RNA sequence: AUCCGCCACGCGGGAGAGCCCGGAUUCGUCCGGCGCCGAAGGAGCAACCGCCCCGGAAACUCUCAGGCCCAAGGACCGCGUGGCGGGU
Repeated sequence: AUCCGCCACGCGGGAGAGCCCGGAUUCGUCCGGCGCCGAAGGAGCAACCGCCCCGGAAACUCUCAGGCCCAAGGACCGCGUGGCGGGU
């Protein structure tokens, strides 16, 4: 220098589900009710994987949390920068 992996940061993309009902309101919003969503997080089963005693485990499942106009957030994907590790 180059390729790959991991982490952090920045930028871009990023879905789903009531702008329902009632009350209050400083008209920004808040509270309660029922209904719903799954892609922060969390939990569960398990395909699968491993060093196979035991562990790691999903975009599946559950909705505790979170969310259901916008905003924010957002798994995941792409690009860039930096650090670490490995190969050539």
Molecule: Glycine riboswitch aptamer
Organism: Lysobacterales bacterium